[in-house]
């Protein structure tokens, strides 16, 4: 330098262009318990790495950057 893959909630992940985005872990309330942990019910929490493009409509499709990884020179 050139090419695949990936960046979505504190982490770990989904998520065919149409419900302003699901889910385990954790957090946070209640009940539970002599406490405290399992368990068992509710709750809050991400505008999808950044700009701009294409649309009626974008996390998703295009282009450019930037961050990880991995392969070729």
């Nucleotide at each position: 330098u050139u090419c695949g893959c990936g960046g979505u909630a504190g982490c770990u992940u989904a998520g065919c262009g149409g419900c302003a985005a699901a889910a385990g872990c954790a957090c946070c309330u209640g009940a539970c318990u002599g406490u405290g942990a399992c368990c068992c019910a509710g709750g809050g929490g991400a505008c999808c790495a950044g700009c701009g493009g294409u649309u009626c409509g974008a996390a998703u499709c295009c282009g450019c950057u930037c961050c990880g990884c991995g392969a070729a020179a």